[in-house]
């Protein structure tokens, strides 16, 4: 760096709906239709493949603890006004 699972990231409702999925046509370029606003980030575990390093594993102590996520509308929680 790749898949898979958990877990976090305060919650809910509406509303469109691109990719991905599925579903039928197809001239095999693609169309229609459904469903769809965690598909993103960060940790944790496992899996197999590639690479790179060569002791390797615990403890102990400071510090600090995310960024993001169409549109509307609510709760909630901090903070400041009045």
């Nucleotide at each position: 760096g790749g898949a898979g699972c958990c877990g976090a990231g305060a919650g809910g409702c509406g509303c469109u709906g691109c990719g991905a999925c599925g579903g039928a046509c197809c001239u095999c370029g693609g169309u229609c239709c459904g469903c769809c606003a965690c598909g993103c980030u960060c940790g944790g575990c496992u899996c197999g493949c590639c690479g790179c390093g060569a002791c390797c594993u615990c403890c102990c102590g400071u510090u600090u603890c995310a960024a993001g996520g169409g549109c509307g509308c609510c709760u909630c929680c901090u903070u400041u006004u009045u």

Source information:
The RNA shown here (SAH (S-adenosyl-L-homocysteine) riboswitch aptamer) has 82 nucleotides and comes from Amycolatopsis sp. CA-230715. The RNAcentral record of the sequence draws on Rfam. Rfam family: SAH (S-adenosyl-L-homocysteine) riboswitch aptamer. On this family, see Wang et al., Mol Cell 2008: "Riboswitches that sense S-adenosylhomocysteine and activate genes involved in coenzyme recycling". The organism belongs to Amycolatopsis, within Bacteria.